Background
This is a predicted structure of a 474-nucleotide part of an RNA (small-subunit ribosomal RNA, 3' major domain) from an uncultured prokaryote. It matches the Rfam family "Bacterial small subunit ribosomal RNA".
Context: one part of a larger RNA
RNA sequence: UGACGGGGGCCCGCACAAGCGGUGGAGCAUGUGGUUUAAUUCGAUGCAACGCGAAGAACCUUACCUGGUCUUGACAUCCUACUAAGUUACCAGAAAUGGUUUCGUGCCUUCGGGAAAGUAGUGACAGGUACUGCAUGGCUGUCGUCAGCUCGUGUCGUGAGAUGUUGGGUUAAGUCCCGUAACGAGCGCAACCCUUGUCCUUAGUUGCCAGCAGGUUAUGCUGAGAACUCUAAGGAGAGCCAGUGAUAAGCUGGAGGAAGGUGGGGACGACGUCAAGUCAUUAUGGCCCUUAUGGGCUGGGCUACACACGUGCUACAAUGGCGGCUACAGUGAGAAGCAAAGAUGCGAGUCUAAGCCAAUCCCUAAAGCUUAUCUCAGUCCGGAUUGGAGUCUGCAACUCGGCUGCAUAAAGUUGGAAUCGCUCGUAAUCGCGGAUUAGUAUGCCGCGGUGAAUAUGUUCCCGGGCCUUGUACA
Numbered sequence: 001u002g003a004c005g006g007g008g009g010c011c012c013g014c015a016c017a018a019g020c021g022g023u024g025g026a027g028c029a030u031g032u033g034g035u036u037u038a039a040u041u042c043g044a045u046g047c048a049a050c051g052c053g054a055a056g057a058a059c060c061u062u063a064c065c066u067g068g069u070c071u072u073g074a075c076a077u078c079c080u081a082c083u084a085a086g087u088u089a090c091c092a093g094a095a096a097u098g099g100u101u102u103c104g105u106g107c108c109u110u111c112g113g114g115a116a117a118g119u120a121g122u123g124a125c126a127g128g129u130a131c132u133g134c135a136u137g138g139c140u141g142u143c144g145u146c147a148g149c150u151c152g153u154g155u156c157g158u159g160a161g162a163u164g165u166u167g168g169g170u171u172a173a174g175u176c177c178c179g180u181a182a183c184g185a186g187c188g189c190a191a192c193c194c195u196u197g198u199c200c201u202u203a204g205u206u207g208c209c210a211g212c213a214g215g216u217u218a219u220g221c222u223g224a225g226a227a228c229u230c231u232a233a234g235g236a237g238a239g240c241c242a243g244u245g246a247u248a249a250g251c252u253g254g255a256g257g258a259a260g261g262u263g264g265g266g267a268c269g270a271c272g273u274c275a276a277g278u279c280a281u282u283a284u285g286g287c288c289c290u291u292a293u294g295g296g297c298u299g300g301g302c303u304a305c306a307c308a309c310g311u312g313c314u315a316c317a318a319u320g321g322c323g324g325c326u327a328c329a330g331u332g333a334g335a336a337g338c339a340a341a342g343a344u345g346c347g348a349g350u351c352u353a354a355g356c357c358a359a360u361c362c363c364u365a366a367a368g369c370u371u372a373u374c375u376c377a378g379u380c381c382g383g384a385u386u387g388g389a390g391u392c393u394g395c396a397a398c399u400c401g402g403c404u405g406c407a408u409a410a411a412g413u414u415g416g417a418a419u420c421g422c423u424c425g426u427a428a429u430c431g432c433g434g435a436u437u438a439g440u441a442u443g444c445c446g447c448g449g450u451g452a453a454u455a456u457g458u459u460c461c462c463g464g465g466c467c468u469u470g471u472a473c474a
Base pairs, nucleotide, nucleotide: 001474002473003471004470005469007468008467009466010465011464012463013462015458016457019422020421021420022419023418026314027313028312029311030310031309032308033307034305035304042053043052064300065299067297069295070294073125077124078123079121080120081119082118083117086103089100090099091098092097107114108113127289128288131286132285136283138278139277140276141274143272148187149186150185151184152183153182154163155162156161167178168177169176193266194265195264196263198236199235200234201233202232203231204230208225212223213222214221240254241253242252243251244250316415320374321373323371324370326368332363334361337356338355342351343350344349381412386407387406389404390403391402392401428450429449430448431447432446433445434444
């Protein structure tokens, strides 16, 4: 000087407390451990691994296993020889691959040849998701959006170092003020950026429709309009007053205001820590393989199942289930696409098809309201499991997809110890969209609808910041 203390002081955070809803019990989905297996590819492992890499394993993907195969190779450059490239059909085979065969003779040219592509040969080489993240770059997590981390000059100290950065106040903040052997500065904080909330200006099409006119069973449907909503570019918009305080920084309250003290949200992550994670995104040193640790193919596996754990979904019901009737969004997507209307089917779906490369067409709510029924039951709760029957995608749904209808009707009556999230348009609850995909979503990323309870406070638990003290630790 640090680090540590079941030392002290001050302060903060959904850290506790006060509340609301969960997990832990059940069934299923998904990930992991373990076990099994020819293989169940690999990585991630306290917080900070475990719905993680994977924004989507039937083949492919795919790295694993079985079998059958290739050896200058699936891919790149160089050399030699030949052939345009390409293309049709048949046979053997699980395919890879091998054999036969049809059509085709192109482009440039100094007529020698050349360009592109293919076949054969020769080695130089290719190739490796083989190893090492403890050789590395790059990227990322974490402490932590915590308020810290440092430097120049000066001063003090023999020196390591100290000072500044401590102190008195204050703040979300090393934020600001005052004091001060310090005076300044840098990286962080804040602001500048995006978005949202109010108003104004400009512009009105595909969007809008108040007033005027026309028309319809009905509808901005039409003329007209530029008010309103909206769209998208530019602006405006946080000052005033009182009290308090050291006359400061600030704090408390008030008026006005769409918004009040950082208005809400996002992006943004200092010096560093964990030899943290990644050689399987990619790049890369070293090392290893080279008729194989490389390449191509078929089938299988990654989907196994005495068990254990994590994360979720659905429930256990009456604030509910089921059947009618009826209303209201916002993100966003659409040509190998979105698909209205119509027909058909109990339904998944199918047939046909207007419009739309989209403010134009199209995909679009559910909880809610209202009405009827069920009356506390393992039930008209709950839907697992299983048996038939169908449908869609796709060469192909057996291993191993989604969906529909009929039948079947398991556990489950609110969950031990323990443990998680959340402070306002939040929790809870309800649906909708998108990426990935041919198909496959309870996951992920977004969107809106309805919309709470509680916070007296900082004694305690956890994490963190500053000062101080002890130490046989570095």

The coordinates come from a structure-prediction model, not an experiment, and the mean pLDDT is 82.